[in-house]
RNA sequence: GAGUAAACUCUGGAGAAACUCUUUUAAAAGAGUGCCGAAGGUGCAAGGAAUUUUCCGAAUCUCUCAGGCAAAAGGACAGAGGAUGACAU
Numbered sequence: 001g002a003g004u005a006a007a008c009u010c011u012g013g014a015g016a017a018a019c020u021c022u023u024u025u026a027a028a029a030g031a032g033u034g035c036c037g038a039a040g041g042u043g044c045a046a047g048g049a050a051u052u053u054u055c056c057g058a059a060u061c062u063c064u065c066a067g068g069c070a071a072a073a074g075g076a077c078a079g080a081g082g083a084u085g086a087c088a089u
Stems, first nucleotide, its partner, number of pairs: 003087002008081005017033001019032005034069003040065001041063001043061001047056004
């Protein structure tokens, strides 16, 4: 040192069955099919390194494991804010 990253607070924030059956008023729980992708997670192209098949390698892509499919909650991401200490300088 308030420039960068992360965290915190506020605001905005999509998609898809208020599906069927059982206990049950609903929600929730169990089972069944059908779907969604923007918590999280899986996978890898160009390329690079090693050397003869290994490693690194991105995402809003991909998989749908997880999560979700009225509202609520959550929500990648975006904007604003004020500080803390670390780092670049």
Molecule: Glycine riboswitch aptamer
Organism: Anaeromassilibacillus sp. An172